The RNA shown here (Bacterial RNase P class A) has 334 nucleotides and comes from a Burkholderiaceae bacterium. The organism belongs to Burkholderiaceae, within Bacteria. The sequence is in RNAcentral, with records from ENA. A source record names the gene rnpB. Rfam family: Bacterial RNase P class A. The family's RNA type in Rfam is ribozyme. Rfam's curators write: Ribonuclease P (RNase P) is a ubiquitous endoribonuclease, found in archaea, bacteria and eukarya as well as chloroplasts and mitochondria. Its mean pLDDT, the model's own confidence on a scale to 100, is 75.

[in-house]
């Protein structure tokens, strides 16, 4: 150089201009929406997708149910050893199988506790025993009395199917052993807290309460009135700086990883914001010009998968392009 393996990383750059969404400060009065609770409205600042926010397939925090503890039972996990909060995740190692290597994949514990299973072929597949051929014996039937034949029974050989023939396999078939796991899930759950209609309690009420614009006549009239408590729409916490958090270094450790020091603070909605336009340059591809070539000009299109909704760790699965690192293997040259 060609073909390959493993690993890491980016996911356009920069400036205007206008717009959105929270946070922090200031400012402490006003104005709206609401019955309240509660929200909204100002100016500066500085933030503001993702490597998978995605499927939601696992393991947690978190929260209720009784401070969830013992057994059944069902679910899952499966070499051997670490890491982890934890995982079915990752690391390292052994064995198997693939590949010429580098490297890849693997529900890899138990089949003298039991029990189910095996296509096609073949007599006969998990129940034991059998097909064919030789001798021997008995019983029977034909005979030209040489022998032919059926059927039971013992013995002996042995071919042929087939992945497998009393001897293995299969545990991703049930089991069986060790472990793990109590149910629900943020529409969890906690708190504020309306009319109206229920409910309890007390007072008034046909000896007329109560309505009828404030009081009397008059007219209507059986329910007024207060108080407590519960749910329901609503609201406002959970929830978004104090972490199973990021980034540098340093020591441990083959490694996943641990400890330690510094620094940093890094979206938060509640129909869901993180967008739009314009330039400039960077990539990629088409076209045309120009040069013997690298290459250089102008013109056009194009930049993926996708897109947070308690919160972390993981695992799958999409992804235009393109950097980097370390190995393998083949050819050629020195």
């Nucleotide at each position: 150089g060609g073909a390959g393996c493993g690993g890491g990383c980016c996911a356009g750059a920069c400036c205007g201009c206008c717009g959105c969404g929270g946070g922090u400060g200031c400012g402490a009065g006003c104005g709206c929406c609401g019955a309240a609770a509660g929200g909204c409205g100002g100016c500066a600042c500085g933030c503001g997708a993702g490597g998978a926010a995605g499927g939601u397939c696992c393991g947690g925090a978190c929260u209720g149910c009784a401070a969830a503890g013992g057994g059944c039972a069902g679910c899952g996990u499966a070499g051997c050893a670490g890491g982890u909060a934890a995982c079915a995740c990752c690391u390292g190692u052994c064995c198997a199988c693939c590949g010429c290597g580098a490297g890849g994949u693997g529900a890899g514990g138990a089949u003298c506790a039991g029990a189910g299973c095996a296509a096609c072929a073949g007599a006969g597949a998990c129940g034991a025993g059998u097909c064919g051929g030789g001798c021997c014996g008995g019983c029977g039937g034909c005979u030209u009395c040489g022998g032919c034949u059926g059927c039971c029974g013992g013995c002996c050989c042995g071919g042929g199917u087939g992945a497998a023939a009393c001897g293995g396999g299969c545990a991703a078939u049930c089991u069986c052993u060790a472990c793990g796991c109590g149910c629900a899930g943020c529409a969890a759950c906690a708190c504020c807290g309306a009319a109206u209609a229920g409910g309890c309690c007390g007072g008034c009420a046909g000896u007329g309460a109560c309505g009828u614009g404030g009081c009397c006549c008059g007219c209507g009239g059986a329910g007024c009135c207060g108080g407590c408590g519960g749910g329901u729409g609503g609201g406002u916490g959970g929830c978004a700086c104090c972490g199973a958090g990021c980034c540098g270094c340093g020591c441990c450790g083959c490694g996943a990883g641990g400890c330690g020091c510094g620094g940093c603070c890094c979206a938060g909605a509640g129909g869901a914001a993180u967008g739009g336009c314009g330039g400039u340059c960077a990539c990629g591809c088409g076209c045309g010009g120009g040069g013997c070539g690298a290459c250089c000009c102008g013109c056009g299109c194009g930049c993926a998968c996708a897109g947070a909704a308690u919160c972390c760790g993981g695992c799958c699965u999409a992804u235009c392009g393109g950097c980097c690192c370390g190995c393998u293997u083949c050819a050629c040259a020195c």